RNA sequence: UCCACCCGACCGGGGUGCCCGUUGUGAUCGGGCUGAGAUCAUACCCGUUGAACCUGAUCUGGGUCAUGCCAGCGAAGGGAGGCUGACCUGUCGCGCC
Numbered sequence: 001u002c003c004a005c006c007c008g009a010c011c012g013g014g015g016u017g018c019c020c021g022u023u024g025u026g027a028u029c030g031g032g033c034u035g036a037g038a039u040c041a042u043a044c045c046c047g048u049u050g051a052a053c054c055u056g057a058u059c060u061g062g063g064u065c066a067u068g069c070c071a072g073c074g075a076a077g078g079g080a081g082g083c084u085g086a087c088c089u090g091u092c093g094c095g096c097c
Stems, first nucleotide, its partner, number of pairs: 006085001008083001010081001011047004016041001017033005053078003059072004
């Protein structure tokens, strides 16, 4: 004493669907499916090394009780971060041999 990786705190971005029942209807409530997360969890995931998430999409094929459930689309287009510390490497200075 860089960069990258790693740690940490802070900051920021994002999603919250499907089915069944409850009820005269609606709201509310309960249960089930997938998932990290199914609307406050103050959690989960993601922050340019960007598929977290959005557009395309009332998309296409498969499958399911049903659904972005799976795959395609997707080398498509967008999309939110800077810093401290530590480590390593290199260089210089000093001391010793």